[in-house]
RNA sequence: UACUCAUCAAGAGAGGUGGAGGGACUGACCCGCAGAAGCCCAGCAACCUGCAUUAUGCAAGGUGCUAAUUUCAGCUACUUUCGUGUAGAUCGAUGAGAG
Repeated sequence: UACUCAUCAAGAGAGGUGGAGGGACUGACCCGCAGAAGCCCAGCAACCUGCAUUAUGCAAGGUGCUAAUUUCAGCUACUUUCGUGUAGAUCGAUGAGAG
């Protein structure tokens, strides 16, 4: 890197550094000099791992994560008071697996 499976409505700084962008894409709508991204520290506990009294709880070793439901929508079906609503899929993210 493509593939398979699982999960994505919870959780997590008023810190340091940095100096203009960020929320994957498109459209919208938000966050941002009252300080974005990144890095350090701190924290959380999704998956793996470890322990135990094992549908659960604890730990925080490996990845990961720390505005807003994956921010909402994007395609299909049903529904509708035509404002919508519900479900599934696609896309994306994360983990594990084997090639």
Source information
This is a predicted structure of a 99-nucleotide RNA (SAM riboswitch aptamer (S box leader)). It was read from a public genome assembly, where an Rfam model found it. The model forms 94% of the base pairs in the Rfam consensus.